[in-house]
A computed fold for a 693-nucleotide part of an RNA, annotated as large-subunit ribosomal RNA, domain II. Its Rfam family is "Bacterial large subunit ribosomal RNA". Gene Ontology terms of the family: structural constituent of ribosome and ribosome.

Context: one part of a larger RNA
């Protein structure tokens, strides 16, 4: 891992709701007892109901408060009660499995820590302390030297003990090992045997270490099915409806209570929603500047300052700048104004598995993305927080290459029928290399900005032009004068100032290049030649540059596409979905009609069926109807001429499943069906449990 088996809402007793049954102003027994053992008899204590109000005395269809005969509160008006099934809830382990832990009683020091008693072990080699002796030395000492001696948590190094490094090992040889090196090795040494200390306790040269492969509190049994707002799991089928991820509160935030939203029952009967009409409401968007603030420029200019005079007052000022005024801008907490939506009321239309009230049962209370209006943020975020609508959630199908939240569209079943939506129609790939007129030349299309540019199409506007424009070519482009200043120089052309006059068709006190300065080239301007358009500016369509990343083209899904298979406008066809239609079937139905049966207060109600209409995506969840397993009671059949079980085939049902309307094999004694009842009643998941492989 697979297979087989086992494996989770139970039972008792209260409450409550509901279906059914009994009796009914009543209903019912409990323990106990008797016993013919049954759904037995007996047992009336007790309980619920039949009257309430008041704290109570108490009064009573009333009573309490109160001075009250007032008002108000609670009552008086609709039947209960016992059993049984089901839903749910309280108390119990209460659907099942799961802690870490807490407490009590015991068992452990054969491992290990420390201690006590008693034994035992440490090859060999080195060093050479004190003391002692000889000699020397001293006044005596001290001292020196040579011996002797054999000290030491001394040195080297086996046994022994340890475990520092490294390699291997890591389903190992081994739940701590092996190889090669390493440290101690007469000591605070190693070790044998016997003994001691026990769990909030021991022991500890202290690491929270060790106390039997277990230690920040051992192990074992018990309390014990501790508790778990947490995680996981929770077993057959079909039908109807179908949520929420919000508000308030919470030692609350992944929990819970109440409300909201779902379902089922009863009641009500259009009160709901939609659209149209009518009448209201309001201060948003926008606008505006009269208010409250902010703000730009101009005018006027008080006050204050400076300066001048001087004196009881003046003058002046390119300073300051209130107020007023003109023009302009601005605001979530400004408003003289002011929509669209919305909201309220009302009349009508359409529609409803609408609305509302009461009751049973829930789930949800982590939401998500998209459009629009906003706050926070940086007018960042697949960010975060609100409002509003939609999708997903709980939604399949078609499109977007692929792609919960985008676009189209809501899947009851079948069909080798039809029409469409979004999106598409050259090939992959269903349908047009469709039609007309334009644009683009960039593979733009098929990613991107500020910014840049005689790309190119269209529109407007202002110039110049047959009295000859624009471009090219041939000529001229002069004189006063080298203007003045500056400067070493400054001659059109370093810089500063000025920018005149003459000749003339025209020619600047000079547009660039150039020189040390001149010179030289050129331009503006003019004539000729040529012969018809040529410049500026602005709006707009489509393009260009800006444009650099990691396996391999790789920013159209691909191929490939250029009067497109790109883009714009207009048009005609077609394809395309589980949408819509057609044909047939199934189911639901608080809709309509009809038929039958039953009840009846004759108003009608209930049940069944037929035809029509409508409806049938679905998680949490609510409701309904069934299938199957085991057993009990009663009834009914089958079976050695072969039951159950197993197996192969055949057949049936919308499903769970069924075949006693079947056949073959195996097997060898039980078993089917109907009604009712009762459950140890359905397996794929729980790192489930046991076994097998």
């Nucleotide at each position: 891992g697979c297979c087989u088996g086992c494996g989770a809402g139970u039972u008792a007793u209260g409450g409550u709701a509901u279906g059914c049954c009994g009796c009914g102003a009543g209903g019912u027994u409990a323990a106990g007892c008797c016993g013919u053992u049954g759904u037995g008899g007996u047992g009336g204590a007790g309980c619920c109901g039949g009257a309430g109000c008041g704290a109570a005395a108490g009064c009573g269809a009333g009573u309490c408060u109160g001075a009250a005969u007032a008002g108000g509160g609670c009552g008086u008006u609709g039947a209960g009660u016992g059993g049984u099934g089901u839903g749910u809830u309280g108390u119990a382990g209460a659907c099942c499995c799961g802690a870490a832990g807490c407490g009590g009683g015991g068992u452990g020091a054969u491992c290990u820590a420390c201690c006590c008693a008693u034994g035992u072990c440490c090859a060999g080699g080195g060093u050479g302390a004190a003391g002692c002796g000889g000699c020397u030395g001293u006044a005596a000492g001290a001292g020196g030297u040579c011996g002797u001696g054999g000290a030491g948590g001394c040195c080297c190094g086996a046994a022994c003990c340890c475990a520092c490094c490294u390699a291997g090992g890591u389903u190992g040889c081994a739940a701590a090992c092996u190889g090669g090196g390493g440290g101690g090795a007469u000591g605070a040494g190693g070790u044998g045997u016997g003994g001691g200390u026990a769990g909030g306790g021991g022991u500890g040269a202290a690491a929270g270490g060790c106390c039997a492969a277990u230690c920040a509190a051992a192990c074992u049994c018990c309390g014990u099915g501790a508790u778990a707002g947490c995680u996981g799991g929770u077993u057959c089928u079909c039908c109807c409806c179908g949520a929420a991820a919000u508000g308030c509160a919470u030692u609350u935030a992944g929990g819970u209570g109440c409300a909201g939203c779902g379902u089922c029952g009863c009641a009500u009967g259009u009160u709901g929603c939609u659209c149209c009409g009518u009448g209201g409401u309001g201060g948003u968007a926008g606008g505006g500047c009269g208010c409250u603030g902010g703000u730009u420029g101009g005018g006027u200019g008080a006050u204050g300052g400076g300066c001048c005079g001087u004196g009881u007052c003046g003058g002046u000022u390119a300073c300051u700048g209130a107020g007023c005024u003109c023009a302009g801008c601005u605001a979530a907490a400004c408003u003289u104004c002011g929509a669209a939506u919305g909201c309220c009321a009302u009349g009508g239309u359409g529609u409803u598995g609408a609305g509302u009230g009461c009751g049973g049962c829930a789930g949800u209370g982590a939401g998500u993305c998209g459009g629009c209006g906003g706050g926070u943020g940086a007018g960042a975020a697949g960010a975060u927080c609100c409002g509003u609508c939609g999708u997903c959630g709980a939604g399949a199908g078609g499109g977007a290459a692929a792609c919960a939240g985008c676009c189209c569209a809501g899947a009851u079943u079948a069909c080798c029928g039809g029409c469409u939506a979004a999106g598409g129609c050259c090939c992959c790939u269903a349908a047009g290399g469709g039609u007309g007129c334009a644009c683009u030349g960039a593979g733009u299309g098929g990613a991107a900005a500020a910014g840049g540019a005689u790309g190119u199409g269209g529109g407007g506007u202002c110039g110049c032009g047959u009295u000859g424009a624009c471009a090219g070519c041939c000529a001229g482009g002069a004189g006063g004068u080298u203007g003045g200043c500056u400067u070493a120089g400054a001659a059109g052309c370093a810089g500063c100032c000025a920018c005149c006059c003459u000749u003339g068709a025209a020619a600047g006190a000079g547009u660039g290049c150039g020189u040390a300065a001149u010179a030289g080239c050129u331009c503006a301007c003019u004539g000729g030649u040529c012969g018809a358009g040529u410049g500026g500016u602005u709006c707009u369509g489509c393009g260009c540059c800006g444009a650099u990343a990691a396996u391999g083209u790789a920013g159209c899904g691909g191929g490939g596409c250029u009067g497109a298979a790109g883009u714009g406008c207009a048009c005609c066809g077609c394809c395309g979905a589980a949408g819509c239609c057609g044909u047939a079937g199934c189911a639901a139905u608080g809709c309509c009609a009809c038929a039958c049966a039953g009840u009846u207060a004759c108003g009608a109600c209930u049940g069944u069926g037929u035809g029509g209409g409508u409806u049938g995506g679905g998680u949490a969840g609510g409701g309904g109807a069934g299938c199957g397993u085991c057993g009990u009671a009663c009834a009914u059949g089958g079976g050695g001429u072969g039951a159950a079980g197993c197996u192969c085939c055949g057949g049936g049902g919308u499903a769970a499943c069924c075949c006693a309307u079947g056949g073959g094999g195996u097997g060898g004694a039980c078993u089917u069906u109907g009604u009712a009842c009762g459950a140890g009643u359905g397996a794929g998941a729980a790192u489930g449990c046991a076994g097998g492989c």
Annotation: The prediction has a mean pLDDT of 85.